[in-house]
């Protein structure tokens, strides 16, 4: 300089072949239980889906450009 793969919630990742209103565990709050704390339950709260464009009636999803990590090649 080239090639590839990944970016989605505070971590870790789903998310098919584009179609309601973006999800899981853990973690955070609150409550129930407990003498308490842990565990378990039950309820919340947390997202411009890396940026910026294009496709489309509709994009996380497709597709152009860059950025940010890895890996490989030279």
């Nucleotide at each position: 300089g080239g090639g590839c793969a990944u970016g989605u919630a505070g971590c870790u990742c789903a998310g098919c072949u584009g179609g309601u209103a973006a999800g899981a565990g853990c973690g955070c709050g609150a409550c129930u239980c407990u003498u308490a704390u842990a565990a378990a339950g039950u309820c919340g709260a947390g997202g411009u889906c890396c940026u910026g464009g294009g496709u489309u009636c509709a994009a996380g999803u497709c597709c152009c450009a860059g950025c940010a990590u890895g890996c490989c090649c030279a």